[in-house]
RNA sequence: GGGUGGUUAGCUCAGCUGGUAGAGCGCCUGCUUGACUUGCAGGAGGUCAGUGGUUCGAACCCACUACCACCCA
Numbered sequence: 001g002g003g004u005g006g007u008u009a010g011c012u013c014a015g016c017u018g019g020u021a022g023a024g025c026g027c028c029u030g031c032u033u034g035a036c037u038u039g040c041a042g043g044a045g046g047u048c049a050g051u052g053g054u055u056c057g058a059a060c061c062c063a064c065u066a067c068c069a070c071c072c073a
Stems, first nucleotide, its partner, number of pairs: 001072007010025004019056001027043005049065005
């Protein structure tokens, strides 16, 4: 330099054919307990890597950029 895959909550990851952003773990509150753990109920937390474009509508499609991994040279 060329190619492929990836980037979504604090962490690990889903997200179908473009139409309300989710799960598990973690965190917070309450109940339970003498206390903790466990258990039960509820809650907070997201510019979907960035910019631009297409579209009535984009995490999803297109272009470019950044970063990570791998392959080729």